The RNA shown here (transfer RNA) has 72 nucleotides and comes from Rhodococcus quanlei.
RNAcentral holds the sequence, with entries from ENA.
Its Rfam family is "tRNA". About the family: Transfer RNA (tRNA) molecules are approximately 80 nucleotides in length.
The source organism's lineage runs through Bacteria, Actinomycetes, Mycobacteriales, Nocardiaceae and Rhodococcus.

RNA sequence: GGGUCAGUAGCUCAGCGGUAGAGCAACCGUCUCCAAAGCCGUGAGUCGGUGGUUCGAAUCCAUCCUGACCUG
Numbered sequence: 001g002g003g004u005c006a007g008u009a010g011c012u013c014a015g016c017g018g019u020a021g022a023g024c025a026a027c028c029g030u031c032u033c034c035a036a037a038g039c040c041g042u043g044a045g046u047c048g049g050u051g052g053u054u055c056g057a058a059u060c061c062a063u064c065c066u067g068a069c070c071u072g
Base pairs, nucleotide, nucleotide: 001071002070003069004068005067006066007065010024011023012022013021018055026042027041029039030038048064049063050062051061052060
């Protein structure tokens, strides 16, 4: 240099055109003499950036950035 894959919550990931979600973690409450565990609830996102297509884009297209792998 060429190719493939990935980028979504603090972390691991789902969501394949029509309201952005789960688990773990964090916080509040409950329980307890105290704590842990269990249970209830809450918050947390520019969906990597920019443009395009569309009535509508996390999702499709182009390009750029970051990372991993293959190859010369």